A computed fold for a 71-nucleotide RNA from a Spirochaetota bacterium, annotated as transfer RNA. Its Rfam family is "tRNA". Taxonomically the source falls in Spirochaetota (Bacteria, Pseudomonadati).

[in-house]
């Protein structure tokens, strides 16, 4: 250097081009004589810059970071 995966809430992982959801963690309430444990609701994100299309986390180009293979 070249080839091939990958980059989504604080973590981990979902999403037939059509409302971006879960589970943990976080916070409020509810229970409890307090905590936990369980039940109810709340915030939280699509690597970045164009393109393509009414419509992109999903198709294209380009870059940055990881991971593998080769060399």
């Nucleotide at each position: 250097u070249g080839g091939g995966g990958g980059a989504u809430c604080g973590u981990c992982c979902a999403a037939u081009g059509g409302c971006a959801g879960g589970a943990c963690a976080g916070c409020g309430g509810g229970u409890u004589c307090u905590g936990g444990c369980c039940c109810c609701g709340c915030a939280a994100a699509u690597c970045a810059a164009g393109g393509u299309u009414c419509g992109a986390a999903c198709c294209c180009u380009u870059g940055u970071c990881c991971c593998u293979c080769a060399g």